About this RNA:
The RNA shown here (small-subunit ribosomal RNA) has 1464 nucleotides and comes from an uncultured organism.
RNA sequence: GGCUCAGAAUGAACGUUGGCGGCGUGGAUUAGGCAUGCAAGUCGUGCGACAAGUUUCCCUUCGGGGAAAUGGAGGAGCGGCGCAAGGGAGAGUAACGCGUGGAUACCUGCCCCGAGGUCCGGGAUAGCCCAUCGAAAGGUGGGGUAAUACCGGAUAACAUCUCCGGAUCAAAGGUGUGAUUCCGCCUCGGGAUGGGUCCGCGUCCUAUUAGCUUGUUGGUGGGGUAAUGGCCUACCAAGGCGACGAUGGGUAGUGGGCGUUGGCGCGUGGCCCGCCUCACUGGGACUGAGACACUGCCCAGACACCUACGGGUGGCUGCAGUCGAGAAUCUUCGGCAAUGGGCGCAAGCCUGACCGAGCGACGCCGCGUGCGGGAUGAAGGCCUUCGGGUUGUAAACCGCUGUCAGAGGGGAGGAAGGGUCCGUGAAGAGCGGAACUUGACCUAUCCUCAGAGGAAGUGCGGGCUAAGUUCGUGCCAGCAGCCGCGGUAAGACGAACCGCACAAACGUUAUUCGGAAUCACUGGGCUUAAAGGGUGCGUAGGCGGCCGUUCAAGUCGGGUGUGAAAGCCCUCAGCUUAACUGAGGAAUUGCGCCCGAUACUGUUCGGCUUGAGGGAGACAGAGGUGAGCGGAACUUGCGGUGGAGCGGUGAAAUGCGUUGAUAUCGCAAGGAACACCAGUAGCGAAAGCGGCUCACUGGGUCUCUUCUGACGCUGAGGCACGAAAGCUAGGGUAGCGAAGAGGAUUAGAUACCCUCGUAGUCCUAGCUGUAAACGCUGAGCACUGGAUUGGAGGGUCCUCCAUAGCCUUCCGGUCGUAGCGAAAGUGUUAAGUGCUCCGCCUGGGGAGUAUGGUCGCAAGGCUGAAACUCAAAGGAAUUGACGGGGGCUCACACAAGCGGUGGAGGAUGUGGCUUAAUUCGAGGCUACGCGAAGAACCUUAUCCUGGAUUUGACAUGCUUGGGAAUCCCCUGGAAACAGGGGAGUGCCCCUCGGGGAGCCCUUGCACAGGUGCUGCAUGGCUGUCGUCAGCUCGUGUCGUGAGAUGUCGGGUUAAGUCCCUUAACGAGCGAAACCCUUGUCGUUAGUUGCCAGCGGGUCAUGCCGGGGACUCUAACGAGACUGCCGGUGUUAAACCGGAGGAAGGUGGGGAUGACGUCAAGUCCUCAUGGCCUUUAUGUCCAGGGCUGCACACGUCCUACAAUGGUGCGUACAAAGGGAAGCAAACUCGCGAGAGUAAGCAAAUCCCAAAAAGCGCGCCCCAGUUCGAAUUGCAGGCUGCAACUCGCCUGCAUGAAGCCGGAAUCGCUAGUAAUCGCGGGUCAGCAUACCGCGGUGAAUGUGUUCCUGAGCCUUGUACACACCGCCCGUCAAGCCACGAAAGUGGGGGGCCGGCGAAGUCGCCGAGCUAACCCGUAAGGGAGGCAAGCGCCGAACCGGAACUCCGCGAUUGGGACUAAGUCGUA
Repeated sequence: GGCUCAGAAUGAACGUUGGCGGCGUGGAUUAGGCAUGCAAGUCGUGCGACAAGUUUCCCUUCGGGGAAAUGGAGGAGCGGCGCAAGGGAGAGUAACGCGUGGAUACCUGCCCCGAGGUCCGGGAUAGCCCAUCGAAAGGUGGGGUAAUACCGGAUAACAUCUCCGGAUCAAAGGUGUGAUUCCGCCUCGGGAUGGGUCCGCGUCCUAUUAGCUUGUUGGUGGGGUAAUGGCCUACCAAGGCGACGAUGGGUAGUGGGCGUUGGCGCGUGGCCCGCCUCACUGGGACUGAGACACUGCCCAGACACCUACGGGUGGCUGCAGUCGAGAAUCUUCGGCAAUGGGCGCAAGCCUGACCGAGCGACGCCGCGUGCGGGAUGAAGGCCUUCGGGUUGUAAACCGCUGUCAGAGGGGAGGAAGGGUCCGUGAAGAGCGGAACUUGACCUAUCCUCAGAGGAAGUGCGGGCUAAGUUCGUGCCAGCAGCCGCGGUAAGACGAACCGCACAAACGUUAUUCGGAAUCACUGGGCUUAAAGGGUGCGUAGGCGGCCGUUCAAGUCGGGUGUGAAAGCCCUCAGCUUAACUGAGGAAUUGCGCCCGAUACUGUUCGGCUUGAGGGAGACAGAGGUGAGCGGAACUUGCGGUGGAGCGGUGAAAUGCGUUGAUAUCGCAAGGAACACCAGUAGCGAAAGCGGCUCACUGGGUCUCUUCUGACGCUGAGGCACGAAAGCUAGGGUAGCGAAGAGGAUUAGAUACCCUCGUAGUCCUAGCUGUAAACGCUGAGCACUGGAUUGGAGGGUCCUCCAUAGCCUUCCGGUCGUAGCGAAAGUGUUAAGUGCUCCGCCUGGGGAGUAUGGUCGCAAGGCUGAAACUCAAAGGAAUUGACGGGGGCUCACACAAGCGGUGGAGGAUGUGGCUUAAUUCGAGGCUACGCGAAGAACCUUAUCCUGGAUUUGACAUGCUUGGGAAUCCCCUGGAAACAGGGGAGUGCCCCUCGGGGAGCCCUUGCACAGGUGCUGCAUGGCUGUCGUCAGCUCGUGUCGUGAGAUGUCGGGUUAAGUCCCUUAACGAGCGAAACCCUUGUCGUUAGUUGCCAGCGGGUCAUGCCGGGGACUCUAACGAGACUGCCGGUGUUAAACCGGAGGAAGGUGGGGAUGACGUCAAGUCCUCAUGGCCUUUAUGUCCAGGGCUGCACACGUCCUACAAUGGUGCGUACAAAGGGAAGCAAACUCGCGAGAGUAAGCAAAUCCCAAAAAGCGCGCCCCAGUUCGAAUUGCAGGCUGCAACUCGCCUGCAUGAAGCCGGAAUCGCUAGUAAUCGCGGGUCAGCAUACCGCGGUGAAUGUGUUCCUGAGCCUUGUACACACCGCCCGUCAAGCCACGAAAGUGGGGGGCCGGCGAAGUCGCCGAGCUAACCCGUAAGGGAGGCAAGCGCCGAACCGGAACUCCGCGAUUGGGACUAAGUCGUA
């Protein structure tokens, strides 16, 4: 710093599950299309006409008919009121649309109050009848009729107009016997309610939309409206809006509220309430109090339906319902009983408003699925260390209860009213009383019945996060919110058991807020993590010194109006509780008005000097611009000298040079840069500025304190400056030098190195405008301990001057206090403490990319995304590791030497090949003469072939049957084994029947067995770093922490050995020492060892007596400690030298191996978890194999010879072994060996000869008298057995090899080299291994290099730790995006054409009842149709803009398993 989680919420959906009730809630998507029914009617007390019935009269053919009156159902009509409400939806709208607070130029049916009126007339028209057209819808003509329909006249104010004289304007009746009185009607005034209009403020994103506007802004006249107004029109003026975001684009109904939150906020606007808008889409008006009207009208369009094809009809975003789309959202229910509405005098009618019911766990709330007892801790399940644990008082079982659901029966309430009658009253208002009557739906609640009976799931259990075990699986299948699980022991997958959480639900998904101080107003940052603009000037803006005055805008106080209801909150109340509901209160932080206050901000006026600026005097400086001048160097040219090379590099070559280079001298020319001075010195805003002089010029500092009087700070846009490179034009070009050429280097080398070299670098005039333009640190002001130093000034002290010192101002550094900081660090030049202003940041990548815009001649700059992808990227510090970093030090590490290996032959191991099998393991050092201290059988193994066997070759226990055990023989067979026969009969007890123990055979069960797998499940053991000097701990201290210190530093050592210093002081494991051995001496002891002296004996020999002296043996001691001396060193540790000593500084050798590393080695030593196998992967047997051979490697042996070979003679060890053994002597054999056999369980006997050596001969440099392989023949030994496949001997044969390429190994003294001896293993087999002694060197005294190691330090992007990490192209797959010829569609405007309906205007020769004139005919007034004009929707066309999709091809990007090339 991002990602992620735990919380709350939802009009939800999905999965699994689902008992009951209450209260809510339910088409969020296609404002997509709709079948059917219903959702707005009512009034007969406005009107005409009419049915049944009743009454009266008349007629009668007695059936009835007619008239009048009465009566009034019901369809339609005229008329009135309603239909503008109620109900639905959120498409449009960024707007005075909404919210809030104001305003007034206005209207208002029904309602209320008040005043007044209600007179006289007239003409029509529906219905109805007749005719007619049409399929229908519907229409036309003629006749006649009523009104509360329509019209004329009268009356006329408190109305209207007015020139103040006057003029103008109304009505309707009904009921009733009866109306001023009841219901209506007309006029006026007022009220109430509802509405219209205007204004202040608030109201999303986008500048990659910056300019918009012509009725536009204002005025005047007119028109229009209920009313103001460019609302409309004519004329005049040229305005109006905009960075406080106009205009454009996108999105969106808005508020009360709702969700969340500690709050601020953020998100949202479903149900309920207020407002707005819409009603198939677009336009229009009519009627009316009110509409430009959801279920009215006209026109246009799309769609659908009917049709006789001529023409018509329709509008569920009302309630139900249907189709479609969708993850998804209900019944074509009941009722007007209640509440409310319309009409009506009323009764009443209508009412999908509403009240109820139904469906959905969709939400909230409540209840239940039992309660108590019950341990053999049952069975079953699961686990197990096999003991047990757990499920679990859970169940069973015993006792009890009866909620809910079920059945039956009672039953309050939601009902108030209404009409009738009576009373009162003037009344038919009103009030009181009586009986009658009104429930769609819900039933609360109570009683009875039965019975624990009908009612529990879901998710999770690696961490976050409460809860774990077993099995299965084996990077598979799968999980996953993030981190991450799974590759054979998975607490993470699947299952089981158990547990945890919630519970009629539980999870998942989606979305919002929270956590996230992760956009930070509350409440963040910018040196290095993302982030200070490259620098300055300056516009708007923001902020601004001291004193006084004014106003009262901000601010503060009080009052008042408003802030609808519901909701939230508090209190109380009603449903058994709760949810839910009712009442009251509070709150509503806001806005308006009034009054008051005046400190602060602001405003007005006046003043001040400290901020700022000016003046005077002085000073320093690579500050800038221009011009001129100078010397050194360089190159070139000319000339002289000179004569072979020069130059260049790690080394070379290209290059230059006998046409004379390089070198050197002289002269000349040219261009560029200015050595020394020169300094963490100076100047400048930054970029930057360096020879000298002059001219012009900017800024700064100090001193004086003379002037102005806040004139200041910052600074979005803007303007200017701005390294290098680059561009344009013209010059210039000495040196240097991209590109280019050549030479080298290299695997390559388009590089680094070298030789050349063009642009460029330089100048002039322009452009570009970027840098790690960095102090990675914006500017200004103020404050906050110091020390020290450089530069430029001033002052002061001592008597004057000068210096030093001190004081002071400005600039530049270093170290550090407090503080700050993640730390590093910073620290009066802040990154401290504050204020003001600007710029910038919000995970990494994609990407400073794409696109758009803009600037530029171009290169390119500025502005600047998204998709997609990752669970990080990053900072500082820590510990390690690493470095072809540094310092110090060590080691046979190198060097100096000696001898080898690598070449030959052979031996042996390994790889490979082969094979039926060639069993397995070990693999750089640290596998390869290793496991194996010894494969002919055995050994020996899942090695192979074949044959057998199944409780087994081996162990323990139980069990069936039999038998002592044991021994011998025969047959088959390769054997194992199978079959058969014989001998033999024991011990204990005994009731003589038998029983028992051990052993054997047999049956069955548990089990045995496995050198089968996993050394990456393990123990143990081992190798290696490495006998390297290291590895740690306690306490203390330091650090936020990891951690550091100690363990560093100076010395010293083989050593973290020791000393000194020291925030460390101590300690442990290692080192050392202790142990063994060897080297000297002593003591003790004296056999089997020894023999000096004495004696004996022998050819000879410690052979014998004896001796302990010596050697030796083997036990105990001594000795060596830097103890002594000198020097060096810090008075230390220690080192150097010396003395003495057998030995000297660890005397030599061995044993001894810290914390750890290598998942090092070993499951085939042993042990062991898990897995596998069980008539086999066990066991037994025979034969074969492990020995196989074109090859390759490791380790050795023997050699290549004369320092040798060979023959003869001769001398001297140590350490071992020996009874299924070592074997003397003797005999035989050329020999291996054989025969026989003494001695010896060993200081006694044997193996046993030591060899090199020494002496004397021979060989004479050769493939040999070197060398021995190979082969043949003949033998010997071991062994059941030498064919595969042993060793030895003799004779014969006599290969390669003449000292070994690259490379590589060991060794520093009794060592290397060389010589032999012994032992283990073993029947036999040794060039191997483990030991022993003999002879016995050379070289080094150094640390440059190679290898390895230790300490300190440094860098790090490594931590699986350099065998690390990691970059880019290419190749493959996939994903999203950009460009692209074009192509398809959407949106809002503009222009043109055409122009419906309709208002308005003009006209109106056609038509025309009411009024006027007229007897009449007729005329007039007025009206209508038709026509014309303006406007005008849809439609058509055009030119642009903008958005989205597709697009051959193309570009980069992200991701992906082990691909390719290189390695910055």